RNA sequence: GGAGUUCGCCAGACAGUCGCCGCUUCACUUCGGUGGAGGGGAGGAAAGUCCGGGCUCUACAGGGCAGGGUGCCAGAUAACGUCUGGGCGGCGCGAGCCGACGGAAAGUCCAACAGAGAGUAUACCGCCUAAGUAUCUUCGGAUACCGGUAAGGGUGAAACGGUGCGGUAAGAGCGCACCGCGUGACUGGCAACAGCUCACGGCGAUGGUAAACCCCACCUGGAGCAAGACCAAAUAGGGGGGCAUUUACGCGUGGCCCGCGCGGCCCCCGGGUAGGUCGCUCGAGGUGUGCGGCGACGCACAUCCCAGACGAAUGGCUGUCCAAGACAGAACCCGGCUUACAGGCCGACUUCCGCA
RNA sequence: GGGGAUAUAGCUCAGUUGGAUAGAGCACGGCCCUUCUAAGGCUGUGGUCGAGGGUUCGAAUCCUUCUAUCCCCG
Numbered sequence: 001g002g003a004g005u006u007c008g009c010c011a012g013a014c015a016g017u018c019g020c021c022g023c024u025u026c027a028c029u030u031c032g033g034u035g036g037a038g039g040g041g042a043g044g045a046a047a048g049u050c051c052g053g054g055c056u057c058u059a060c061a062g063g064g065c066a067g068g069g070u071g072c073c074a075g076a077u078a079a080c081g082u083c084u085g086g087g088c089g090g091c092g093c094g095a096g097c098c099g100a101c102g103g104a105a106a107g108u109c110c111a112a113c114a115g116a117g118a119g120u121a122u123a124c125c126g127c128c129u130a131a132g133u134a135u136c137u138u139c140g141g142a143u144a145c146c147g148g149u150a151a152g153g154g155u156g157a158a159a160c161g162g163u164g165c166g167g168u169a170a171g172a173g174c175g176c177a178c179c180g181c182g183u184g185a186c187u188g189g190c191a192a193c194a195g196c197u198c199a200c201g202g203c204g205a206u207g208g209u210a211a212a213c214c215c216c217a218c219c220u221g222g223a224g225c226a227a228g229a230c231c232a233a234a235u236a237g238g239g240g241g242g243c244a245u246u247u248a249c250g251c252g253u254g255g256c257c258c259g260c261g262c263g264g265c266c267c268c269c270g271g272g273u274a275g276g277u278c279g280c281u282c283g284a285g286g287u288g289u290g291c292g293g294c295g296a297c298g299c300a301c302a303u304c305c306c307a308g309a310c311g312a313a314u315g316g317c318u319g320u321c322c323a324a325g326a327c328a329g330a331a332c333c334c335g336g337c338u339u340a341c342a343g344g345c346c347g348a349c350u351u352c353c354g355c356a
Numbered sequence: 357g358g359g360g361a362u363a364u365a366g367c368u369c370a371g372u373u374g375g376a377u378a379g380a381g382c383a384c385g386g387c388c389c390u391u392c393u394a395a396g397g398c399u400g401u402g403g404u405c406g407a408g409g410g411u412u413c414g415a416a417u418c419c420u421u422c423u424a425u426c427c428c429c430g
Base pairs, nucleotide, nucleotide: 001352002351003350004349005348006347008345009344010343012321013320014319015318016317017316018315020041021040023038024037025036026035027034028033043327047338048337050336051335052334053333054332055224056223057222058221062258063257064256065255067220068219069218070217071216072086073085074084075083076082087101088099089098090097091096102215103214107213108212110208119160124153125152126149127148128147132145133144134143135142136141161179162178163177164176165175166174180203181201182200183199184198185197186195187194188193228278229277230276231275238269239268240267241266242265243264249263250262251261252260253259285304286303287302288301289300290299291298292297322325357429358428359427360426361425362424363423366382367381368380369379375413384400385399386398387397388396406422407421408420409419410418
């Protein structure tokens, strides 16, 4: 210098001017507001709503069935399908990257077409005629039948471990050696798993699919801020508190069964819609330093307050500069994943070439 | 903002635990019938199964990401 891998970050900058939405404070006020000062005002994805959690209501949620989800191991975490480290498999010369990665010997289902045969397999071509039967015979044998055979060909996505030697009529784990596979020990490791260790099993219900049903282990009640709460003249409905009863029945608990609550009496409050207020943003929060850990992360201290609307703010204009500005706009909040995205920057590493 | 459903021919719909040419009716083209038209009969055309990726020997169907449309909640 070329090619590449990976981690993290930025998301036009600056100045002037006119506005918009909250907050704090001061002054004035006809109590509706007005004015001054100060400070804040979109994102890495605010998106899709695909997971998880907080919060709220319903038994502060309990038992069972069904349903749903996750799926190598260990850890992190509020929790997760996320993340970190490791194992195994695949790709790459490498740095590294990718993986829905439990069980197919519990069972069911599927295997179209092609093919002889697709399930506790199969004889179409080919190979063989040792044994048996029949015929012929030049007495060597030949032909036919009965058969044997999964080595070879052919079909298919898939045809029953591979190579070699022995063996045989021809063959075949039929026997043996090596490799592969499985099981059990031993060693290492928390574990997944690994091993140039040992022994056993001739390898069987074949191969594939569990992203078909299913089995095993673990998790899981439902709904969602339009949740929900409060204010508000009046009857009923209804709500709150206390007491009593809980056999049946009805209603509610948003799949079903239990279980639980309600029903009766007394006292108190007084409906719904529109509207207003709250929920609403101080939070598993940000930044910095130190410590523990390989790491995800955790702990301690210091410091900061950083949108909160409800017709819904975050914008317009001007000037200068450059590398000429992508995807895109909060609506209860947070942790992830996924998807969209112009360009640029820091660090670490790999490989090739050149020079010293 | 939150929740749910759907997408197959020009239109309206089928498509069974995945199996090879994806069907039906209407519409459209041709022929027959009729003096001509309609109706009727015969026949034919027309499909990236919303898009991308994956699982599988094989996907309209199973999984996943995205897109579009519709409905409900004050």

This is a predicted complex of two RNAs, RNase P RNA and transfer RNA, with 430 nucleotides together. Rfam match: Bacterial RNase P class A. The family's RNA type in Rfam is ribozyme. Rfam describes the family as follows. Ribonuclease P (RNase P) is a ubiquitous endoribonuclease, found in archaea, bacteria and eukarya as well as chloroplasts and mitochondria. Its mean pLDDT, the model's own confidence on a scale to 100, is 77.